[in-house]
Molecule: small-subunit ribosomal RNA
Organism: uncultured organism
C1' cells in the first nucleotide's frame, strides 16, 4: 500500500419525500390530485462510535508489579430512594428557487419540524455564602380507557451503590563511574489563577535551597507483569500465543465534542509521501480481516456464518460486528494410528565377503492361511438450541377498570460447520517409509575405489597406495510419519562460587602506616519491641503449574474441586539474641609510677685510616695495565720512598639466619631534641576496641628543578685491545650523576612473590632483650623478639607446621585461559620522564604450576679407553695401482655415501661373468608343472647361407610288459619369466654404539599418580666383579668360567719325523740296521687356587709386596656381541606382501661398454737414498698347496720360458732358493750405480681370441720425487717397525684380501685439555630429545585495530532568529433571531485584529 469488507442504529424524537399497491375524483386515456398501506435514499435529532480488533516505536518512568491513601477527586448508561416533569418563545438542516466550480464542495434567497435551541415559573434538593441571602431544571412518545385518567418508557434536580477512571505514596525489578557532581521553576514559603481534584501544574514576589559514593547527573538498552523454558534447588534466560496494564496509529503540534478522548477506520496546522486535476486546487493513512508489493532464510484464504458467545442500536421484531464460531493452507508444535498378521528352509535366486570349506542378507522373500484398523464406493445419520416473539394453563401485588407489572409450568421459529462426527455393508493386503549414522567420545564394520588429491572434522583429529574416519556397495546401529542441521537459551559450569571457589610457586595480598564513612565488637541489670519468633486476618485476578475426579473410544484437549503461590498489608503475642535507651562492671583497650635493650629519626661538633691533589727531599728508567697487549704516563724525572699540607667521600677490626624501624630503611665517636618497643609491680579510666572504601602521610635507586660540593667510583662519550664484525665484555681516560640544601617524581623480584587483629592446636634445638628460682654458677621457669628440624593437621606437588600455607571469626584488596596489553582511548596527576586508573577488534587450542622419566649442558665430581700425553712409524708432497665423486658417453649396469661408504657388495669385468648400450633374432617362451591333439625321435655327422642366434638340406639312429607309456618336437590353453618398483610393506643376515658394564622382572615396600626402591651408599674391580651396609628380598639376559689355539710338565704311541748310544755305509747325507733316550707329532693326563707369607684396610672383599714356580693375580691369543638405538645396510646372495611388464621392463645371439679422463678425494705400492745401492759367497723358518695338479734331476734359451718326464692323492715327492741377517768387495753424497714411471723395440705364457683391455721376460729409455703445508692415522711387547713365504679367487691376471713364521724396539710423568663411554648429581622452556628449542629485523598479499590534514551522515543537549495550527488573555473594526428596553439600545454572540505560550 491497489480492491472489499472491518460502527452503527432508533419511524415508539422529528419535518418530509422518491418509488409501489389499492381504491376516488377530475377527466386533455395516460396524465394531475386526494385517501388507505408500504415506504428506500438523504436530513434534524438521541445513544453508540473513547468499547471490541491490531502493533511494541517510544518510555528507565509512580510505566509495570505488590501493598496502601484519596477528608485532594470524578463516573454516562444500571441497581436502591426522594422530588419535579408548569407555561411560552425564536430559528434551522432537509425541501424549493438560484450563483461559481474539473472535482471536492461553497454560497445567496424563501419557506419547515422536533426529545434540536432559548427565556419565563416553582426548589423536595445541590451549590456558594459576609448567614442576611443569591443561584441552579425539565420533553415529549407509545399503549389502554370508562375519555375522568391510567400504564409504560423518557426528561429534569438530587441521595447511595455498584462500575470505571484520575491522582499521591512504601517497596521491588536493567548495562556502564572510561557518565562525579548536578538543579533556575531548581527547593520552599506568600498571595493569585488553573483543575473533576492536591501540587511550580502556572504566574508574581521572598528565602537559597533540593539530589547524590546506599550512586545524583549522563549515556546505552528495554514495554511491565501474571507467566514461559531451563535447573535438584538457589539461579539464569525469556516477556512469542492466552490474560492484566501502559504506550502508539504515516512522522511532529494542537484543541474541539463528549459522563469519558487530546480520538486507529473524527477536526485544524506543519512535514514527507502516494493519488485525482480543466493546473486554479483537491484527496489519502491496512501497527483492523482477507490482500499486494517490497525487504528478507522465513511466515497462511482476497473463505463461510452470525446457528453458538458477546457488544451497540432499539419497547420489541430485528440490524450492525472480519470480535467471534468455523472452515482453508503449512509434519510448525502436542497426540492418537496405520503402512498388515500367523505359517514358511531346497536357508531359493540375486547381492556382499572368503584361498577354500563357507558366512551373511535371512523367515527376510516367494508361497499358503487369515484379518480389514485405514482407503474407495453404498446407506443411515447425531449432540451442539437455550429459548426469543407470541399462545396456552396456574399463581401472586396493587387498583375502580383495562393495557399494563412479578413468578411458575408447557407449547414455540432459528444449524455456518455439514450429509460432518459416528453406525452399517460391499470390495480387497488391496493406497501408505523414510531420514541420520558406524575412528573414540558413543550403540554399530568389512570391500572396493581415491592417494595430503577429491574430500571429512562437534572436539581430539582422518587422507602422503593395504583409509573400520574421504566416495560407494554390502552389512550392521539409532529414531520413525518423521529425521538430520543450523541458530538460540539454560544446564553439564562449584567455569562469578548466597547456597557454592580461590590468592606462598597455577590469575591473583595493595610498598607501608595514619585514619573518615561503613562494616564487626567484652560483661551483668532494667526498659523497649525496629530485626527476630509465632498465632489471626485481608490480599496474592482469571489462565497456567501441582494432586484429584469427570468429559469427548484413547491421548492431547477441556471441564469441575483441592492445594500453592515462600511476598505485602492490618493486628495480637513472646522477649532467648542482635539494635535502642539507661545503670554498672573490669578480663579488651589505654594511662601514671619503676627498671631495660637498642645501627629507630633529626640536628650540632670532633676523629683516624685510606684515596687524590698540591709543594718539597731523597732517588732513577720504567711505572701502570692484561690472558696477551696497547691506548696512558716518565729523563720537563715519573713509579718508588720520606716531610709539611688541601680536598671530598665512606666508616676496617668489633660484625653475629645479632639489633632496631611499619615499610622503604638505619652502622666512626660525643652532645642535644624527639618517636616506638619490652618486663615486672601497684593505683587509675572504664568498651574508649579491631578493620578500614575514599582522603592524608611516609615511601630504595634511577630520574628532574634551583643553588653548593666535587676525592673516588663512573650512565654518555673517546681512546685502546678483542672480534668474521664488537656501537659488548677487558684495559686507559672520563662528562651528567653519586654527596649537601629546599622542591618535585611516587616506581621497584617495594619478596617472606605469604593483609591486619584476636583465640586455640604435640615438641625438640640455638640465639637476642627483660624477669623470677637457684649460691646472681650449671640449670629451670616465663615474657617479648629471632633462626633452624620436625608431629598432627593442611597442601596439586614442592612444601607449611604456635613467626601456619593448621582450626575458627572480623574487616580491607585482588583474581576469573593466553596473547593483543599494562597497549589504544578518554579522564586525573607531573616541569618533563612519566606515573595512576585502564578496554575491544583481531587471533590461538592453548598458555601455566609443581613432580617424574630420559636426553642434553662451551655446570660440578668419580672412573675407563692408544682418548690425550710420552714415544716410534706413517698419510698429506711424487710416479704409479686401486675404489669413488665428478665429466663424458650409444652404454659408461646397479647398490654402498660423517663416524658405520670409498683394495665396499667383487675370494679376481678380454669373450663368458654382465643385469648397461647399438644391431640381429625368438614369443607358451632360455627354465617349472599340467591337460588335449599331432609327429617321431632326442641327438650325432656333413653341407649350404649368416657376425652368430638361427634356418634349410643329406646321412645316420630309440626304450618298455605296446588302444598305452617313458623321451623329445609342434599346436591350443593354464602358465611361465623380470637383478622392473617399494630395505618407508617384511622375514633374514649384517654395521654402529661395544666386549661399553650395562639392561630388566616377581613378590614386597613408597608416591594420588608419573613412577621410585632394588640397580643408590662406603669400599673393590678389567667387570652390576666381590664385600659391607640398606624396605627389601629374590630372579633372568648380560660380565667371568666352561670351548679353542699358545706357554710348562708327566704318560701312551713311533711313520714318512727324530737319531743319544750300538752297528753298517758313502765324496756327502738318518742313507741302512736298529732304537723308543731327545725333538717333534697324535691323544690322555698335571699344574694357578690371591693357595702361603708380610703388610694395608674395618676382623670383610680386596690391593700392595715376596717366595715358590715354565708361567702370578683375566698368563698370551681367539670364538663368543645383554635390552635396545640409527625407519642404518641389503627387495641385485636368498625368501617375501603390494604395484607394474607380457611380441616385452621376457629371452637368445653378435660387436661394445663396466678399462673413458680437465679434474676432487680415501685407501695402498715403490721411491727420495750410505743404518744404503750393487756384485759375489754363506746361514736359519713358520704354514700351506698339489692329479684337467705340482712338476724334480737333466738338456735349450740372458730371460720370461722351452723340451722332456722321474717322484707324488703325499711329516715320504714336488711346489721351495725363504728375505731381512752374515763374510767380502765396490759406489762417496750426485737427480746419482738413489728412484724406477714413461716410451721403443724384441720376446714368453695362458686362452677359440691379449687391438679396445692380460701378466711377464729381454735390451734401450731414465720422469717425478732430495723426506713432503694447513691437517691427519696406526700401535704398549713378541707389539710397532722391517724381512720374506703361502694360500683363496683363478685357463690367464694382485701393490689388495687371509693366514705364516724370521729380525725386533722406544715410551707411558700423569689424566689439565681433545675424542668417545660409565656411575650417581645437578639446571632445563629439549622429549623428532642441542643437529633440540626460540628470536628480531626484512620482502609479498591479506585481515582487524589506533593514528592522521580533513570530509560527511545521524542524534542529544544549549543560546537566538522566524513563528502554523490552537487554548488562554487582551481589545471594540464589522455583523449579529431568542433576554432586556416602548424606543434608541443594551447584554450575550459570531467574524476579524492584537499579545503570552508554540510543533516543523
Nucleotide at each position: 500500500c491497489a480492491u472489499g469488507c472491518a460502527a452503527g442504529u432508533c419511524g415508539g424524537a422529528c419535518g418530509g419525500u422518491a418509488g409501489u399497491a389499492u381504491g376516488g375524483u377530475g377527466c386533455u386515456u395516460g396524465c394531475a390530485c386526494c385517501a388507505u398501506a408500504c415506504g428506500a435514499g438523504a436530513g434534524u435529532g438521541g445513544c453508540g462510535a473513547a468499547c471490541g480488533g491490531g502493533u511494541g516505536a517510544g518510555u528507565a518512568a509512580c510505566a509495570c508489579a505488590u501493598a496502601g491513601g484519596u477528608a485532594a477527586u470524578c463516573u454516562a448508561u444500571c441497581g436502591a430512594g426522594a422530588a419535579g416533569u408548569u407555561g411560552g418563545g425564536g430559528a434551522u438542516a432537509g425541501c424549493c428557487c438560484a450563483u461559481g466550480g474539473a472535482a471536492a464542495c461553497a454560497u445567496g434567497g424563501g419557506g419547515u419540524a422536533a426529545u434540536a435551541c432559548c427565556g419565563a415559573a416553582u426548589g423536595a434538593g445541590c451549590u456558594c455564602u459576609u448567614c442576611g441571602g443569591a443561584g441552579c431544571a425539565a420533553a415529549g412518545g407509545u399503549g389502554c380507557u370508562a375519555a375522568g385518567g391510567c400504564a409504560c418508557u423518557g426528561c429534569u434536580u438530587u441521595u447511595u451503590g455498584a462500575u470505571g477512571a484520575g491522582c499521591c505514596u512504601g517497596u521491588g525489578g536493567c548495562c556502564c563511574a572510561u557518565u562525579a557532581g548536578u538543579u533556575a521553576g531548581u527547593u520552599g514559603g506568600c498571595a493569585g489563577g488553573g483543575u473533576a481534584a492536591g501540587a511550580g501544574c502556572c504566574u508574581a514576589c521572598c528565602a537559597a535551597g533540593g539530589c547524590g559514593a546506599c550512586g545524583a547527573u549522563g549515556g546505552g538498552u528495554a514495554g511491565c507483569c501474571g507467566g514461559c523454558c531451563u535447573g535438584a534447588g538457589a539461579g539464569g534466560g525469556u516477556g512469542g500465543a492466552c490474560g492484566g496494564c501502559c504506550a502508539c496509529a504515516c512522522u511532529g503540534g494542537g484543541a474541539c465534542u463528549g459522563a469519558g478522548a487530546c480520538a486507529c477506520g473524527g477536526c485544524c496546522c506543519a512535514g514527507a509521501c502516494u493519488c485525482c486535476u480543466a493546473c486554479g486546487g483537491g484527496a489519502g493513512g491496512c501497527a483492523g480481516c482477507a490482500g499486494c508489493u517490497a525487504a528478507g532464510a522465513a511466515u497462511c484464504u482476497u473463505c463461510c456464518g452470525c446457528a453458538a458467545u458477546a457488544g451497540u442500536c432499539g419497547a420489541a421484531a430485528g440490524a450492525c460486528u472480519g470480535a467471534c464460531g468455523g472452515a482453508g493452507c503449512g509434519a510448525c508444535g502436542c497426540c492418537g494410528c496405520g503402512u498388515g498378521a500367523a505359517c514358511g528352509a531346497u536357508g531359493a535366486a540375486g547381492g556382499c565377503c572368503g584361498g577354500a570349506a563357507g558366512g551373511u542378507u535371512g523367515u527376510a522373500a516367494a508361497g499358503u492361511u487369515c484379518u480389514u484398523u485405514u482407503c474407495u464406493c453404498c446407506a443411515g445419520g447425531a449432540a451442539g438450541a437455550a429459548u426469543a416473539a407470541g399462545g396456552c394453563a396456574g399463581g401472586g401485588a396493587g387498583g375502580g377498570a383495562a393495557u399494563g407489572c412479578c413468578c411458575u409450568g408447557u407449547c414455540g421459529a432459528u444449524g455456518a460447520c455439514g450429509g460432518u462426527a459416528c453406525u452399517g455393508g460391499a470390495g480387497g493386503a488391496a493406497c501408505a517409509a523414510g531420514c541420520c549414522c558406524c575412528g573414540g567420545c558413543u550403540a554399530a564394520u568389512u570391500a572396493c575405489g581415491u592417494g595430503c588429491c577429491a574430500g571429512c572434522a562437534g572436539c581430539c583429529g582422518c587422507g602422503g597406495u593395504a583409509a573400520c574416519a574421504c566416495g560407494u556397495a554390502a552389512g550392521g546401529g539409532g529414531c520413525g510419519a518423521g529425521c538430520g542441521u543450523u541458530g538460540u537459551u539454560c544446564g553439564g559450569a562449584a567455569u562469578u562460587a548466597u547456597u557454592g571457589g580461590g590468592c606462598g610457586u597455577a590469575a591473583a595480598g595493595g610498598g607501608c602506616g595514619u585514619g573518615u564513612a561503613g562494616g564487626c565488637g567484652g560483661u551483668a541489670a532494667u526498659a523497649u519491641a525496629a530485626g527476630c519468633c509465632u498465632g489471626g486476618u485481608g490480599u496474592g485476578a482469571a489462565a497456567g503449574g501441582c494432586c484429584g475426579c469427570a468429559g469427548c473410544u484413547u491421548a492431547a484437549c477441556u471441564g469441575c474441586g483441592g492445594g500453592a503461590g515462600u511476598g505485602c498489608g492490618c493486628u495480637g503475642g513472646g522477649a532467648a539474641c542482635u539494635g535502642u535507651a539507661u545503670u554498672g562492671c573490669u578480663u579488651g583497650a589505654g594511662u601514671u609510677a619503676c627498671g631495660g635493650a637498642g645501627g629507630g629519626g633529626g640536628a650540632g661538633c670532633u676523629g683516624g685510616a685510606a684515596u687524590u691533589c698540591c709543594a718539597g727531599g731523597u732517588g732513577u728508567a720504567g711505572g701502570g695495565g692484561u690472558g696477551a697487549a696497547a691506548u696512558c704516563u716518565g729523563u720537563a724525572g715519573a713509579u718508588a720512598u720520606c716531610u709539611g699540607g688541601a680536598a671530598g667521600a665512606a666508616c676496617a677490626c668489633c660484625g653475629g639466619u645479632g639489633g632496631c624501624g611499619a615499610a622503604g630503611g638505619c652502622g666512626a665517636g660525643c652532645u642535644c631534641c624527639u618517636g616506638g618497643c619490652c618486663g615486672a609491680u601497684a593505683a587509675c579510666u572504664g568498651a574508649c576496641g579491631c578493620u578500614g572504601a575514599g582522603g592524608c602521610g611516609c615511601g630504595a635507586a634511577a630520574g628532574u628543578g634551583u643553588g653548593g660540593g666535587g676525592a673516588g667510583c663512573g650512565a654518555a662519550c673517546a681512546g685502546g685491545a678483542u672480534u668474521a664484525g664488537a656501537u659488548a665484555c677487558c684495559c686507559u681516560g672520563g662528562u651528567a650523576g653519586u654527596c649537601c640544601a629546599c622542591a618535585c617524581u611516587g616506581u621497584a623480584a617495594a619478596c617472606g612473590a605469604u593483609g591486619u587483629g584476636c583465640a586455640c592446636u604435640a615438641g625438640g634445638u640455638g640465639u637476642u632483650g627483660g624477669u623470677u628460682c637457684g649460691a646472681g654458677a650449671a640449670g629451670a621457669a616465663u615474657c617479648a623478639g629471632u633462626g633452624c628440624c620436625u608431629g598432627a593437621g593442611c597442601a596439586a606437588a614442592c612444601g607449611c607446621g604456635a613467626u601456619a600455607a593448621g582450626u575458627g571469626c572480623a574487616c580491607c584488596g585482588c583474581c576469573u585461559g593466553g596473547g593483543g596489553a599494562g597497549u589504544a582511548u578518554g579522564c586525573c596527576u607531573g616541569c618533563a620522564a612519566g606515573g595512576g586508573u585502564g578496554a575491544a577488534a583481531c587471533u590461538c587450542a592453548a598458555a601455566g604450576g609443581a613432580a617424574u622419566u630420559g636426553a642434553c649442558g662451551g655446570g660440578g665430581g668419580c672412573c675407563c679407553g692408544c682418548a690425550c700425553a710420552a714415544g716410534u712409524g706413517g698419510u698429506g708432497g711424487a710416479g704409479c695401482a686401486u675404489g669413488u665423486g665428478g665429466u663424458u658417453u650409444a652404454a659408461u649396469u646397479c647398490g654402498a655415501u660423517g663416524a658405520u661408504a670409498c683394495g665396499c657388495g667383487a675370494g679376481g669385468a678380454a669373450c663368458c661373468u654382465u643385469a648397461c648400450c647399438a644391431g640381429g633374432g625368438u614369443u607358451u617362451g632360455a627354465c617349472a608343472u599340467c591337460u588335449a591333439c599331432c609327429u617321431g625321435a632326442c641327438g650325432g655327422u656333413c653341407g649350404u647361407a649368416g657376425a652368430g642366434a638361427u634356418a634349410c638340406g643329406g646321412c645316420u639312429u630309440c626304450c618298455c610288459u605296446u588302444u598305452g607309456g617313458g623321451c623329445a618336437g609342434g599346436u591350443a590353453g593354464a602358465c611361465a619369466g623380470g637383478u622392473g618398483c617399494u630395505g618407508c610393506a617384511u622375514g633374514g643376515c649384517u654395521g654402529u654404539c661395544g666386549u661399553c658394564a650395562g639392561c630388566u622382572c616377581g613378590u614386597g615396600c613408597c608416591g594420588u599418580g608419573a613412577g621410585g626402591u632394588g640397580u643408590u651408599g662406603g669400599g673393590u674391580u678389567a667387570a652390576g666383579u666381590c664385600c659391607c651396609g640398606c624396605a627389601a628380598c629374590g630372579a633372568g639376559c648380560g660380565c667371568a668360567a666352561c670351548c679353542c689355539c699358545u706357554g710348562c710338565c708327566g704318560u701312551c704311541u713311533g711313520u714318512u719325523a727324530c737319531c743319544a748310544g750300538c752297528a753298517u755305509g758313502u765324496a756327502a747325507u738318518g742313507a741302512u740296521g736298529g732304537g723308543g733316550a731327545c725333538u717333534c707329532a697324535g691323544g690322555c693326563g698335571g699344574a694357578a687356587c690371591u693357595g702361603c707369607c708380610g703388610g694395608u684396610g674395618a676382623c670383610a672383599a680386596a690391593c700392595c709386596g715376596g717366595a715358590g714356580g715354565a708361567a702370578g693375580g683375566u698368563g698370551g691369543g681367539g670364538a663368543u656381541g645383554a635390552c635396545g638405538u640409527c625407519a642404518a645396510g641389503u627387495c641385485a646372495u636368498c625368501a617375501u606382501g603390494g604395484c607394474c611388464c607380457u611380441u616385452a621392463u621376457a629371452u637368445c645371439c653378435u660387436g661394445g661398454g663396466c678399462u673413458a679422463c680437465a679434474c676432487a678425494c680415501g685407501u695402498g705400492c715403490u721411491a727420495c737414498a750410505a743404518u744404503g745401492g750393487c756384485c759375489g759367497g754363506u746361514a736359519c723358518a713358520g704354514a700351506g698347496c698339489g692329479c684337467a695338479g705340482c712338476g724334480a734331476g737333466g738338456c735349450c734359451g740372458c730371460g720370461a720360458g722351452g723340451c722332456g718326464g722321474a717322484g707324488c692323492a703325499a711329516a715320504u715327492c714336488g711346489c721351495a732358493g725363504a728375505a731381512a741377517g752374515c763374510c767380502g768387495g765396490u759406489c762417496u753424497c750426485a737427480g746419482u750405480u738413489c728412484g724406477g714411471a714413461u716410451u721403443g723395440g724384441a720376446g714368453u705364457c695362458u686362452g677359440a681370441a691379449a687391438c679396445c683391455c692380460g701378466a711377464c721376460u729381454c735390451c734401450a729409455u731414465g720422469a717425478a720425487g732430495u723426506u713432503g703445508g694447513a691437517a691427519u692415522c696406526a700401535c704398549u711387547a713378541g707389539u710397532a717397525a722391517u724381512c720374506g713365504c703361502g694360500c683363496a679367487u683363478c685357463a690367464g691376471c694382485a701393490u689388495g684380501g687371509c693366514g705364516c713364521g724370521g729380525u725386533g724396539a722406544a715410551u707411558a710423568c700423569g689424566u689439565u685439555c681433545c675424542c668417545g663411554g660409565g656411575c650417581a648429581u645437578u639446571g632445563u622452556a629439549c622429549a623428532c630429545a642441542c643437529c633440540g628449542c626460540c628470536c628480531g629485523u626484512c620482502a609479498c598479499a591479506c585481515c582487524a585495530c589506533c593514528c592522521g590534514a580533513g570530509u560527511u551522515g545521524g542524534g542529544g543537549g544549549u543560546a537566538c532568529c522566524c513563528g502554523a495550527a490552537g487554548u488562554c488573555g487582551c481589545g471594540a473594526g464589522c455583523c449579529u433571531a431568542a433576554c432586556c428596553g416602548c424606543a434608541a439600545g443594551g447584554a450575550g454572540g459570531g467574524c476579524g485584529g492584537c499579545g503570552c505560550c508554540g510543533a516543523a